Large-subunit ribosomal RNA, domain II from a Chitinophagaceae bacterium, 687 nucleotides, folded computationally. The coordinates come from a structure-prediction model, not an experiment, and the mean pLDDT is 81. Taxonomically the source falls in Chitinophagaceae (Bacteria, Pseudomonadati, Bacteroidota, Chitinophagia).
Context: one part of a larger RNA
RNA sequence: GCCUACGAGUUGCUCCUCACUGGCGAGGUUAAGUUCUGUAUGAACGGAGCCGUAGCGAAAGCGAGUCCAAAUAGGGCGAAUAGUCAGUGGGGGCAGACGCGAAACUUUGAUCUAUCCAUGGGCAGGUUGAAGGUUGGGUAACACUAACUGGAGGACCGAACCGACUACCGUUGAAAAGUUAGCGGAUGACCUGUGGAUCGGAGUGAAAGGCUAAUCAAACUGAGAGUAGCUCGUUCUCCCCGAAAUGUUUUUUAGGAACAGCCUCGGUUUAUAAGUCUGUUAGAGGUAGAGCUACUGAUUGGGCUAGGGGGCUUCAUCGCCUACCAAACCCUGACAAACUCCGAAUGCUAACAGAUAUUUACCGGGAGUGAGGCUACGGGUGCUAAGAUCCGUGGCCGAGAGGAAAUAACCCAGAAUAGCAGCUAAGGUCCCCAAUACGUAGUUAAGUUGAUCAAACGAGGUAGGACUUCUAUAACAGCCAGGAUGUUUGCUUGGAAGCAGCAAUUCAUUUAAAGAGUGCGUAACAGCUCACUGGUCGAGAGGUCCCGCACGGAAAAUAAUCGGGCAUCAAACUACGAACCGAAGCUCUAUGAUCGCCGCUUAGCGGAUGAUCGGUAGGGGAGCAUUCAGACUGCAUCGAAGGUGUACGGUGACGUAUGCUGGAGCGGUUUGAAAGAAAAUGUAGGC
Numbered sequence: 001g002c003c004u005a006c007g008a009g010u011u012g013c014u015c016c017u018c019a020c021u022g023g024c025g026a027g028g029u030u031a032a033g034u035u036c037u038g039u040a041u042g043a044a045c046g047g048a049g050c051c052g053u054a055g056c057g058a059a060a061g062c063g064a065g066u067c068c069a070a071a072u073a074g075g076g077c078g079a080a081u082a083g084u085c086a087g088u089g090g091g092g093g094c095a096g097a098c099g100c101g102a103a104a105c106u107u108u109g110a111u112c113u114a115u116c117c118a119u120g121g122g123c124a125g126g127u128u129g130a131a132g133g134u135u136g137g138g139u140a141a142c143a144c145u146a147a148c149u150g151g152a153g154g155a156c157c158g159a160a161c162c163g164a165c166u167a168c169c170g171u172u173g174a175a176a177a178g179u180u181a182g183c184g185g186a187u188g189a190c191c192u193g194u195g196g197a198u199c200g201g202a203g204u205g206a207a208a209g210g211c212u213a214a215u216c217a218a219a220c221u222g223a224g225a226g227u228a229g230c231u232c233g234u235u236c237u238c239c240c241c242g243a244a245a246u247g248u249u250u251u252u253u254a255g256g257a258a259c260a261g262c263c264u265c266g267g268u269u270u271a272u273a274a275g276u277c278u279g280u281u282a283g284a285g286g287u288a289g290a291g292c293u294a295c296u297g298a299u300u301g302g303g304c305u306a307g308g309g310g311g312c313u314u315c316a317u318c319g320c321c322u323a324c325c326a327a328a329c330c331c332u333g334a335c336a337a338a339c340u341c342c343g344a345a346u347g348c349u350a351a352c353a354g355a356u357a358u359u360u361a362c363c364g365g366g367a368g369u370g371a372g373g374c375u376a377c378g379g380g381u382g383c384u385a386a387g388a389u390c391c392g393u394g395g396c397c398g399a400g401a402g403g404a405a406a407u408a409a410c411c412c413a414g415a416a417u418a419g420c421a422g423c424u425a426a427g428g429u430c431c432c433c434a435a436u437a438c439g440u441a442g443u444u445a446a447g448u449u450g451a452u453c454a455a456a457c458g459a460g461g462u463a464g465g466a467c468u469u470c471u472a473u474a475a476c477a478g479c480c481a482g483g484a485u486g487u488u489u490g491c492u493u494g495g496a497a498g499c500a501g502c503a504a505u506u507c508a509u510u511u512a513a514a515g516a517g518u519g520c521g522u523a524a525c526a527g528c529u530c531a532c533u534g535g536u537c538g539a540g541a542g543g544u545c546c547c548g549c550a551c552g553g554a555a556a557a558u559a560a561u562c563g564g565g566c567a568u569c570a571a572a573c574u575a576c577g578a579a580c581c582g583a584a585g586c587u588c589u590a591u592g593a594u595c596g597c598c599g600c601u602u603a604g605c606g607g608a609u610g611a612u613c614g615g616u617a618g619g620g621g622a623g624c625a626u627u628c629a630g631a632c633u634g635c636a637u638c639g640a641a642g643g644u645g646u647a648c649g650g651u652g653a654c655g656u657a658u659g660c661u662g663g664a665g666c667g668g669u670u671u672g673a674a675a676g677a678a679a680a681u682g683u684a685g686g687c
Base pairs, nucleotide, nucleotide: 001687002686003685004684005683006682011095012094013093015092016091017090018089019088020087021086022085023084024083027051028050029049033045034044035043036042037040055062056061065077066076067075068074098233099232101230105222108219114198115197116196117195118194119193120192121191122190123188125157126156127155128153132149133148134147135146136145137144161185162184163183165182166181167180169178200216202212203211204210236623237622238621239620240619241618246260247259249258250257251256261369262368263366264365265364266363267362268361275356276355277354278353279352280351281350282349283348289342290340291339296336297335301331302330303329305326307325308324309322310321311320312319372397373396374395375394376393377392378391379390380389381388402412403411416591417590418589419588421587422586423585427581428580429579430565431564432563436578438577439576440575441574442573443572449567450566457552458551461549462548464546465545466544467543468542469541470540478536479535480534481533482532484509485508486507489503490502491501515530519528520527592613593612594611595610597607598606599605600604624676626674627673628672629671630670631669632668633667634666635665642661643660644659645658646657647656648655649654
């Protein structure tokens, strides 16, 4: 990993509640127990008890009333009758309470092992040779010294014994820690037998978190231990409806609950419309906008002018002045969520009229939800940042398939089933790829673009438009020629001569024209050039603004790139037009289901017509297998169950028939009980 089997809403209760079915009914019902028989889901007896038939009050108590109260007032709770027993089912409660899953509690353990106590046992052989002693030497006596003797030691070598440093092997082992070859200690803090002591937040520990029975950062055993608002899992089919991710609430509450909201089922109500939509009319209101000489606040420029600052004058005051600050007032400009003299649309409320019948409302049973998300619009926070965050109103996803290249949310559009029929939507029509290389008129040269972001700014890209200037008395561009004199203007300066800088009445002369000089240049001159003029040439030339499409600005990393190939009077863009394609939309044909309506011999069937039939959590309805038991009734060696094929039937769970296999049991109807696996790092077995 696969296969097979097992594996999760059960059971009990003199409990509570609701629905349905049945019995009896102002009543209903027996429990324990007893008796009987045909002995079992039996019958009879048994009225104790329980529920109901009357309530109110704390109670005495009174009673269709009663309590509070002084009350005949007022108010609270009642009174108009339907219950009860049994069965089944939906929920709740108490129990393990859908299944598995924690830390804990209580016991039993020191036959393993740690340390200790008591009492026993063990250590071949060899080596070294301490103290002490004896004798000799030696001394005044000691000391000292030699030989011999002696036999000490956490002494030495090395078996048993104890240990475990190295390596190979072993690794589903011979062994849940070993074998082999080496290795350490081996008279000691040594090893060991037997008996005993100390234990679970405790013991023991020459201390490694070691050891405490192959288990230790808290042993083991037992009980469906307790709790688990948490995680995971929770088994057949079809049909109908179908949510919520919210709240000015509460919560040791925030990923859980209560109540409400939203879903479902049943009952009741509405057909003279309580819901929804449209229209008319009448209302409440202060948003968008707008406005402010209408308030509050803030505010541009100017005027006028208190007050202040500064200055002049004076011994001081007074007085005068002001490119300063500035209240109030006037003119002017402009602002506000917590400003309003004003003020919509929409929405809301009411009345009337019309349309609409699977709508609405209430009561009761069952829920789930209470992490939401994106998008458009109106806002707050933020940076008018965020695939950010918090509200409001829609849409969609969630729970929605289909079309759109892929794609939760944008756009189109809501899938009952079938069809090798048709029409369309968004979006498309050269090929991949269904449909136009469609038509008319333009634009773009950037592969811009061809669905998928781009700015300030820059720019003789190019199309169109408006205005304007010059121009056959010759423009604009090019070419030829001139571009002078007073004068090197004055000043400044080392120099300043058109051209460092300053000043100027930048003037005047000769001229066709020529600045006290447009730029380059020189140390300063020089030199080149321009303005300006003449000639040549011969038809348009220049400027400003608006607008279309392009250009630069524009740098990232391979399934790359417009989805690809590729495309340039287009297969790009703009405008208009025609045709076609295109979805599970709509239509057509056929079929089914649900609900409503009508008819009937109403279990149900039939009819026409209308609507409906996406769906997670969830509610409701109807069914299919499997196992056992009771009753009735069948099949089978002329072949049961099971296995494996085939055909047919059913929307489906599944059923029927039959071939082969198999070789002895197995069905049908009904009643009752159980009951379905692909998932739980599920359990067991097999491969």